[in-house]
RNA sequence: UGAGUUGGCCAGGCGGCCGCGUUGCGCCCUUCGGGGCGCACCGAGGAACGUCCGGGCUCCGUAGGGCAGGGUGGUGGGUAACGCCCACCCGGGGUGACCCGCGGGACAGUGCCACAGAAAGCAGACCGCCACCGGGAGGGAUUCGUCUCGCCCGGUGGUCAGGGUGAAACGGUGGUGUAAGAGACCACCAGCGCGGCAGGUGACUGUCGCGGCUCGGUAAACCCCACCCGGAGCAAGACCAGACAGCAGGCGCAUGAGGGCUGCCCGCCCGAUGCCUGCGGGUAGGUCGCUAGAGGCGUGCGGCAACGUACGUCGUAGAUGGAUGGCCGUCACCAGGGCGUGAGCCCUGGCUACAAAACCCGGCGUAUCGGCCAACUCAUCCG
Numbered sequence: 001u002g003a004g005u006u007g008g009c010c011a012g013g014c015g016g017c018c019g020c021g022u023u024g025c026g027c028c029c030u031u032c033g034g035g036g037c038g039c040a041c042c043g044a045g046g047a048a049c050g051u052c053c054g055g056g057c058u059c060c061g062u063a064g065g066g067c068a069g070g071g072u073g074g075u076g077g078g079u080a081a082c083g084c085c086c087a088c089c090c091g092g093g094g095u096g097a098c099c100c101g102c103g104g105g106a107c108a109g110u111g112c113c114a115c116a117g118a119a120a121g122c123a124g125a126c127c128g129c130c131a132c133c134g135g136g137a138g139g140g141a142u143u144c145g146u147c148u149c150g151c152c153c154g155g156u157g158g159u160c161a162g163g164g165u166g167a168a169a170c171g172g173u174g175g176u177g178u179a180a181g182a183g184a185c186c187a188c189c190a191g192c193g194c195g196g197c198a199g200g201u202g203a204c205u206g207u208c209g210c211g212g213c214u215c216g217g218u219a220a221a222c223c224c225c226a227c228c229c230g231g232a233g234c235a236a237g238a239c240c241a242g243a244c245a246g247c248a249g250g251c252g253c254a255u256g257a258g259g260g261c262u263g264c265c266c267g268c269c270c271g272a273u274g275c276c277u278g279c280g281g282g283u284a285g286g287u288c289g290c291u292a293g294a295g296g297c298g299u300g301c302g303g304c305a306a307c308g309u310a311c312g313u314c315g316u317a318g319a320u321g322g323a324u325g326g327c328c329g330u331c332a333c334c335a336g337g338g339c340g341u342g343a344g345c346c347c348u349g350g351c352u353a354c355a356a357a358a359c360c361c362g363g364c365g366u367a368u369c370g371g372c373c374a375a376c377u378c379a380u381c382c383g
Stems, first nucleotide, its partner, number of pairs: 001379010012331007020043002023040007045354001049365002052363005057233004069229005074088005089103001090101004104224002109222002111218003126163002128159009138149004171189006190214002192211008237288004246279006258270004295314008333350007
């Protein structure tokens, strides 16, 4: 310098004007429930998103256990918990930094393995190879009785070495052996199983020995094993609490139920399509839940790390038809054009990506204009 790998960060800045929401203060109005105006503070994200996992919280259920159903799946650790994270193991990819893995069990049982191929799972054999038997045509020899040689057809048996198919075909190479062959036997190699020793908490690794054990794959197929899981969700839930119609019950209908004036009595006035209670309805509506939480940041300590812990420090949205927006200036950025030898300057435009809270957290996944930083790897060049 070029090409990469991993991790982290920013998400336009500043100023002015107008507007919106919560809260506080002040003033005004009020039917006393509240409303209006002014000022001040604060007012979205790295993913607020998808709602895919896990938890807190709330209500319901619940002695304990089991069935059904769902989920997870190498080992060890972290955590409130997880399907997340960290470290390691094994397998795969990359020259490498590093990346990827839906990573238990196929000797419990069942199912499936398209096409091709003889055959896809335990038995079987298409071509081929070999032996025997029978038949046929023919050659050779002949002492004419037969003997012998290959060929063709059929049958019985042996064989899986060779051929071709496939993602996958009953270990591989060499030899012995045989009628032909074959782990049938032998040596080495690869795998599997069993046992010993060594290392590791463990997954596992290294090494030695034994066994011809080499009878496939598939469990994001049923299934088996181990472990985990009660259900519903802030429209959870708690509190305050109406009005109209209608229905039911009671009282009263002028010998006055009830109401107003009132602290009470008397008195005065109103008074029958009346008054009271319950249902309607714990409904509509309102208030709380509601934002200080497994919280952020910094330092020290423990740990490889995820993370834990101690101390210090910070205050940071809470709407409910749902606020966080718009305009102008300027700087930065991007695109286009012009000028200039050049550093650069001028003009125009974009007004800049993905996207926006709704009970709260931890994750994962997905989207994302333009940039910045750190560590590491490979190649090349220079010293």

A computed fold for a 383-nucleotide RNA from Allobogoriella caseilytica, annotated as Bacterial RNase P class A. Model confidence (mean pLDDT): 76 of 100. The source organism's lineage runs through Bacteria, Actinomycetota, Allobogoriellales, Allobogoriellaceae and Allobogoriella.